[in-house]
């Protein structure tokens, strides 16, 4: 100096599920707030296989649970691409 990998930021793409019922507010809207029932899984969080181990611990997900979050739009959104910055193994 430093490819890949890792972290952060920016831009683009990005699914699913009530335009439900009741109450209140209101600029009377498909808006705002609360409650109820029904649903979704791709923020986050929990759980587990193989493997490994004397034992315990460990041990993944887009799988699963649905605590949280979400169910017009907006926002968010795992993940993908590009760029910038940081750290830095091999070399």
């Nucleotide at each position: 100096c430093c490819a890949u990998c890792c972290c952060g930021c920016g831009c683009g793409g990005g699914a699913g599920a009530g335009a439900c019922c009741c109450c209140g507010g209101c600029u009377c809207g498909a808006c705002c707030g609360g409650g109820g029932c029904g649903c979704c899984g791709a923020a986050g969080g929990g759980g587990c296989a193989a493997c490994a181990u004397c034992c315990c611990c460990g041990g993944a997900a887009c799988c699963u649970c649905u605590c949280a979050g979400g169910c017009c739009u907006c926002a968010g959104g795992a993940c993908c691409g590009c760029g910038c910055g940081g750290a830095g193994c091999a070399g």
The prediction has a mean pLDDT of 80. Predicted 3D model of a 91-nucleotide RNA (Glycine riboswitch aptamer) from Kineococcus siccus. The model forms 90% of the base pairs in the Rfam consensus. Rfam family: Glycine riboswitch aptamer. About the family: This family represents the bacterial glycine riboswitch. Glycine riboswitches usually consist of two metabolite-binding aptamers domains with similar structures in tandem. The aptamers cooperatively bind glycine to regulate the expression of downstream genes. Gene Ontology term of the family: glycine biosynthetic process.